The RNA shown here (transfer RNA) has 74 nucleotides and comes from a Patescibacteria group bacterium. Rfam family: tRNA. Rfam links the family to the GO term triplet codon-amino acid adaptor activity. Lineage of the source: Bacteria > Bacteria candidate phyla.
RNA sequence: GGGCCCGUAGCUCAGCCGGUUAGAGCGUUCGGUUUACAUCCGAAAGGUCGUUGGUUCGAGACCAUCCGGGCCCA
Numbered sequence: 001g002g003g004c005c006c007g008u009a010g011c012u013c014a015g016c017c018g019g020u021u022a023g024a025g026c027g028u029u030c031g032g033u034u035u036a037c038a039u040c041c042g043a044a045a046g047g048u049c050g051u052u053g054g055u056u057c058g059a060g061a062c063c064a065u066c067c068g069g070g071c072c073c074a
Stems, first nucleotide, its partner, number of pairs: 001073007010026004019057001028044005050066001052064003
């Protein structure tokens, strides 16, 4: 330098062919239970969906670019 894949909550990930509220498990916090802790039950907080721009009535999803990570070729 060229090619491919990935980037969504603190972590691991889902989101099917663009469609209305952005989710799960774990973790955190609070409450219940317990003498207490763990377990278990309930609830809550936490996201500019990597950046910028574009397409569209509408983008987490499609296109371009850049940034970051990984793999391969040279």

The coordinates come from a structure-prediction model, not an experiment, and the mean pLDDT is 80.